[in-house]
Context: one part of a larger RNA
RNA sequence: CUGGGCGUAAAGGGCGCGUAGGUGGUCGGGUGCGCGUGCCGUGAAAGCCCGGGGCUCAACCCCGGGUCGGCGGUGCGAACGGCUCGACUGGAGCAUGCGAGAGGCGGGCGGAAUUCCGGGUGUAGCGGUGGAAUGCGUAGAGAUCCGGAAGAACACCGGGGGCGAAGGCGGCCUGCUGGCGCAGUGGCUGACACUGAGGCGCGACAGCGUGGGGAGCAAACAGGAUUAGAUACCCUGGUAGUCCACGCCGUAAACGAUGGGCACUAGGUGCUUGGGGGAGCGACCCCCCGGGUGCCGGCGCUAACGCAUUAAGUGCCCCGCCUGGGGAGUACGGCCGCAAGGCUGAAACUC
Numbered sequence: 001c002u003g004g005g006c007g008u009a010a011a012g013g014g015c016g017c018g019u020a021g022g023u024g025g026u027c028g029g030g031u032g033c034g035c036g037u038g039c040c041g042u043g044a045a046a047g048c049c050c051g052g053g054g055c056u057c058a059a060c061c062c063c064g065g066g067u068c069g070g071c072g073g074u075g076c077g078a079a080c081g082g083c084u085c086g087a088c089u090g091g092a093g094c095a096u097g098c099g100a101g102a103g104g105c106g107g108g109c110g111g112a113a114u115u116c117c118g119g120g121u122g123u124a125g126c127g128g129u130g131g132a133a134u135g136c137g138u139a140g141a142g143a144u145c146c147g148g149a150a151g152a153a154c155a156c157c158g159g160g161g162g163c164g165a166a167g168g169c170g171g172c173c174u175g176c177u178g179g180c181g182c183a184g185u186g187g188c189u190g191a192c193a194c195u196g197a198g199g200c201g202c203g204a205c206a207g208c209g210u211g212g213g214g215a216g217c218a219a220a221c222a223g224g225a226u227u228a229g230a231u232a233c234c235c236u237g238g239u240a241g242u243c244c245a246c247g248c249c250g251u252a253a254a255c256g257a258u259g260g261g262c263a264c265u266a267g268g269u270g271c272u273u274g275g276g277g278g279a280g281c282g283a284c285c286c287c288c289c290g291g292g293u294g295c296c297g298g299c300g301c302u303a304a305c306g307c308a309u310u311a312a313g314u315g316c317c318c319c320g321c322c323u324g325g326g327g328a329g330u331a332c333g334g335c336c337g338c339a340a341g342g343c344u345g346a347a348a349c350u351c
Stems, first nucleotide, its partner, number of pairs: 004322003007305002012319001014202004021195003025088007035077008047067008091192001092189003096183004103177007110154001114150008125136002162169002207248006216242002221237004259318006267296012300307002324351003333344004
């Protein structure tokens, strides 16, 4: 260097945008770098291989042929690939019309519940558990009714339903805004594409900084139980935190444990969202075409489990990653961070 792999054995980067690079549709023309081929030159001799010959054989020697993984020049360029000029529309994108959606950011509003406060009624319990106790209550609790305040979350609808690149997103109204799908005129551009080392951005929870907020819940903590003990599980309390603004952190079983793109390869049946057609008064029903999302199942694949047009099948392009277990995601160094720590990431030794 080649060769093998990455759903569960070691191995897909948490996700996106995109730089360099790699790769790239159809037709014509030019080029001839790479590549293939024809011809020419060179590749000294010896050596080596084959054939023949000379010393009685052999070693050795002589003759002929081949070889000498090559280099240079010249011609042809059909096909593949690279460069360049012109053209094309199927890839990609744009415009137009319509559509669904918890996609994002901001503002406003609403009701149920909970806790607290004030008041009325009212009296001895309430609460809690396996059973209790701590706790609350005659200074009037709990229950019930009226009024008020606050914060957080939005029951039903709600659905292996939808949207988003991922993290994730759920009351209602509204402003701004991203993406997606379908249709047709097939209107416009004319390969503008795919991937993407570095880079940049986003990124649950917890945590950190400053300021606010604080109803409920609740690490830590305290008490009551349980127990041999109980630094737990259960109970009564309860502070950070959970919420908001701004700024950090950058992790995860960040999972489909399955990177992205394109093409191809039997079906069946749901859900969802568009378009077309038929019948019908009709949101309902039937048929066809497309996007998304499930289940089942064949070929094929797989160690098996299973996957199976949403591939783990068949191919091509690009990136990331793996190479026995422990030591260890540790040490050291570097970069980042306020810190916590993150990223990169060994070795000795040992089995």
This is a predicted structure of a 351-nucleotide part of an RNA (small-subunit ribosomal RNA, central domain) from an uncultured bacterium. The full RNA is in RNAcentral, with records from ENA and SILVA. The coordinates come from a structure-prediction model, not an experiment, and the mean pLDDT is 87.